About this RNA
The RNA shown here (FMN riboswitch aptamer (RFN element)) has 113 nucleotides and comes from Christensenella timonensis.
RNA sequence: UCUUCGGGGCAGGGCGUAAAUCCCUACCGGCAGUACAGCCUGCGAACUCCUGUUAUCAGGAGCCGAUGCGGUGGAAUUCCGCAGCCGACAGUUAAAGUCUGGAUGAGAGAAGA
Numbered sequence: 001u002c003u004u005c006g007g008g009g010c011a012g013g014g015c016g017u018a019a020a021u022c023c024c025u026a027c028c029g030g031c032a033g034u035a036c037a038g039c040c041u042g043c044g045a046a047c048u049c050c051u052g053u054u055a056u057c058a059g060g061a062g063c064c065g066a067u068g069c070g071g072u073g074g075a076a077u078u079c080c081g082c083a084g085c086c087g088a089c090a091g092u093u094a095a096a097g098u099c100u101g102g103a104u105g106a107g108a109g110a111a112g113a
Base pairs, nucleotide, nucleotide: 001113002112003111004110005109012024013023014022026098027097028087029086030043031042032041033040038085039084047062048061049060050059051058052057067083068082069081070080071079089101090100091099
C1' cells in the first nucleotide's frame, strides 16, 4: 500500500379496534486488553453541537447504559454456582435492546498478500 472478513435477538400467552412496541414469559450480547468479560479499563458505532462546504464530505468538541454475593485458584467484578441489572436515533393503527429505516453504509479491529 492492496485484498478479504468484520452484530445477535419476541417462540408461547394476556388485555385491546389496534401492540413482535404495554403486561407475563422468552431471547440476544461489536472490538482490543486482562485468568476466558454485555455490566473492569479502553475503543468503535449511534446521538448532539461548532467550523468550512450548494450538497456530499472533511475537521474539531461533547455525550456515551448496566453487578453483587459465594466457591476454586498463585492470579478471575472474566471461570463455576446463585441472585440481579443494562441496551442510540427516526418510524409505527399503541410506548420497541429483539420489527422497519438510514445501512448493499460506517467501523473498533481480525486475517492474508
Taxonomically the source falls in Christensenella (Bacteria, Bacillati, Bacillota, Christensenellales).